[in-house]
């Protein structure tokens, strides 16, 4: 230098171009409980960054950023 793949909540996945982005675990709150756990109920909290296409982008196209591999 060339060529692949990845990037969504704090963490680890999901999600034919369509609806309110989903699911565990975690946190925070209630119920319970002598207390605490566990259980059960809520809530909070995510699409690296710009830009294009589209009536509509988490996805599609281009570049930048990060990360992994392969190759020379």
């Nucleotide at each position: 230098g060339c060529c692949c793949c990845c990037g969504u909540g704090g963490u680890g996945a999901a999600a034919c171009g369509g609806a309110u982005a989903u699911c565990a675990c975690g946190u925070c709150a209630g119920u319970c409980u002598u207390c605490g756990g566990a259980a059960c109920u809520g809530a909070a909290g995510u699409c690296g960054g710009g830009g294009g296409u589209u009536c509509g982008a988490u996805u599609c196209c281009c570049u930048c950023c990060g990360g992994g591999g392969g190759c020379a």
The RNA shown here (transfer RNA) has 72 nucleotides and comes from a bacterium. Rfam family: tRNA. Rfam classes the family as a transfer RNA. It was read from a public genome assembly. Its mean pLDDT, the model's own confidence on a scale to 100, is 81.